Predicted 3D model of a 298-nucleotide RNA (Bacterial RNase P class A) from a Chloroflexota bacterium.
The RNAcentral record of the sequence draws on ENA.
Of the family's consensus pairs, 87% are formed in the model.
Rfam family: Bacterial RNase P class A. Rfam describes the family as follows. Ribonuclease P (RNase P) is a ubiquitous endoribonuclease, found in archaea, bacteria and eukarya as well as chloroplasts and mitochondria. Rfam links the family to the GO terms tRNA processing, ribonuclease P activity and dimeric ribonuclease P complex. By type it is a ribozyme.
The same sequence occurs in records of 2 taxa.
It is recorded under the gene name rnpB.
The organism belongs to Chloroflexota, within Bacteria.

[in-house]
RNA sequence: CGAGCAGGCCGGACGGUCGCGGCGACAGCCGAGGAAAGUCCGGGCUCCGCAGGGCAGGGAAGCGGGUAACGCCCGUCCGCCGCGAGGCGAGGACCAGCGCCACAGGGACGAUCCGCUCUUCGAGCGGGGUGAAACGCGGCAAGCUCUUCCUGGAGCAAGAUCACGCAGGGGCAAUGGUGUGGCCCGCACCGCCCCGGGUCGAUCGCUAGAGGCGGAGGGUGACCUCCGAUCCCAAGAGGGAUGACCGUCACCGCUCUCCCGAGCGGGACAGGACCCGGCUUACAGGCCUGCUCGGCAU
Numbered sequence: 001c002g003a004g005c006a007g008g009c010c011g012g013a014c015g016g017u018c019g020c021g022g023c024g025a026c027a028g029c030c031g032a033g034g035a036a037a038g039u040c041c042g043g044g045c046u047c048c049g050c051a052g053g054g055c056a057g058g059g060a061a062g063c064g065g066g067u068a069a070c071g072c073c074c075g076u077c078c079g080c081c082g083c084g085a086g087g088c089g090a091g092g093a094c095c096a097g098c099g100c101c102a103c104a105g106g107g108a109c110g111a112u113c114c115g116c117u118c119u120u121c122g123a124g125c126g127g128g129g130u131g132a133a134a135c136g137c138g139g140c141a142a143g144c145u146c147u148u149c150c151u152g153g154a155g156c157a158a159g160a161u162c163a164c165g166c167a168g169g170g171g172c173a174a175u176g177g178u179g180u181g182g183c184c185c186g187c188a189c190c191g192c193c194c195c196g197g198g199u200c201g202a203u204c205g206c207u208a209g210a211g212g213c214g215g216a217g218g219g220u221g222a223c224c225u226c227c228g229a230u231c232c233c234a235a236g237a238g239g240g241a242u243g244a245c246c247g248u249c250a251c252c253g254c255u256c257u258c259c260c261g262a263g264c265g266g267g268a269c270a271g272g273a274c275c276c277g278g279c280u281u282a283c284a285g286g287c288c289u290g291c292u293c294g295g296c297a298u
Base pairs, nucleotide, nucleotide: 001294002293003292004291005290006289007288008287009286010285012249013248014247015246016245017244018243020031021030022029023028033269037280038279040278041277042276043275044274045155046154047153048152057151058150059149060148061147062076063075064074065073066072077091078089079088080087081086092146093145097144098143099140100139101138106135113127114126115125116124117123118122159204160203161202162201166197168195169194170193171192172191176190177189178188179187180186211232212231213228214227215226216225217224218223251266252265253264254263255262256261
C1' cells in the first nucleotide's frame, strides 16, 4: 500500500422567534430512539383459574457457566467451511417399536449374484463389484417415536375507585313534602327520601429504574460484589404533544481561485403509549481498537 476478519461507538453543536403536550410556587422547568419498529422470545405487574400427582398439548436439547428469566449471552469439545484472522451447526437416543432409504446394485432383509464345505432339501463360511450406507449390532429422528428438562390462561382496551340522570326495589306522606331562607310568616311547586347495578365520563394504575457514570476487587469471559447521596438522568398524552423558520459554527459534494478563501447544494432509517432484558429487521454519513493474508522498501 492492497484485500479481508472481529469488536465497539456516534447518529450534527449552540442560540433566537413562533407553535404544541405535561408540571408549576405563574419566575419558569421538562418534552422520543439506537432502533421508540417487528411484536418473535423472556420477566415484572394485574385479573381469572388452581389440594397433590399423572396423562395429553406446546417447547428446549453436546458439556459447563451467567442471569430475575429466556429460544438471549459467555466459555469449551466435536463436525463442516476458509491459506488465515475467523465463520456456521436443526450436534441426546435408530441393540424399545413403526416408517423411509433416489441412482447404482443380486440384495437397503425375510431378499440371495458368485465360490467353497457338509448328505440333495437346507445349513455354514468367505468374497469381487455397486453405493452415503451391505450379506447386519447398515444409514436416516431437517419422520413418527423414546429419554431428560421447562411449561395454567389472558393482557394496561390488564385492573381499581367515583359517578348526574335512568331501569328496578324499599320507606314516608295530605294539620304532608320540596325549594327559597339563619328561623317564622309569606311565595312557588307536587311528590320526597334511601338502596341500587355501573353506560357515557372523570380519577388512579403512570412512570425513579434488575438505570447510567466513576473507582476498587473477583472471574479466561458473559457477569458478580462493594464504595460514591457535597455523582448524573428522569415525556407520560388519550384523536393522542415533541414541529416550523432564522442565525453562527462543524461535516460532505460541486464550481471558481496560484493560495487564503468565496458561492451553491446536501444530511439517512424512523418516531413513545404500563415498564424492563434480549433477538431480528431498517439506516445518509463518519470514527476508534485488535487481528489475518499478500506486495514493496529499509